A computed fold for an 89-nucleotide RNA from Salirhabdus euzebyi, annotated as c-di-GMP-I riboswitch aptamer. Of the family's consensus pairs, 91% are formed in the model. Its Rfam family is "c-di-GMP-I riboswitch aptamer". Its family is annotated with cyclic-di-GMP binding in the Gene Ontology. Taxonomically the source falls in Salirhabdus (Bacteria, Bacillota, Bacilli, Bacillaceae).
[in-house]
RNA sequence: GUGAUAAAUUGGCAAACCAGGACGAAAGUCUGGGACGCAAAGCCACGGGUCUAAUGAAUCAUGUAUUCUAUGAUCGCCGGGUUACCGCA
Numbered sequence: 001g002u003g004a005u006a007a008a009u010u011g012g013c014a015a016a017c018c019a020g021g022a023c024g025a026a027a028g029u030c031u032g033g034g035a036c037g038c039a040a041a042g043c044c045a046c047g048g049g050u051c052u053a054a055u056g057a058a059u060c061a062u063g064u065a066u067u068c069u070a071u072g073a074u075c076g077c078c079g080g081g082u083u084a085c086c087g088c089a
Stems, first nucleotide, its partner, number of pairs: 002089002012038002017033003021030003036076001042082003046079003049074003056068004060063001
């Protein structure tokens, strides 16, 4: 420097759920507890998927109605990009 992650070491992150308040139309995000799991479960919304539907549009039985729609969210859905600890070759 490159490659991969079988074992080992130091550690790391934190699902569901609970509590709290804040942000948000919602999905969801944040703080604390918690630990299902994760070799990138570090970061990025670039491609796809999924979630929500404010706004906008359409419909009609005119209703706090129905349907469609991301520009919103999700990187712990997948792919991709990028950075990186320990040890091994």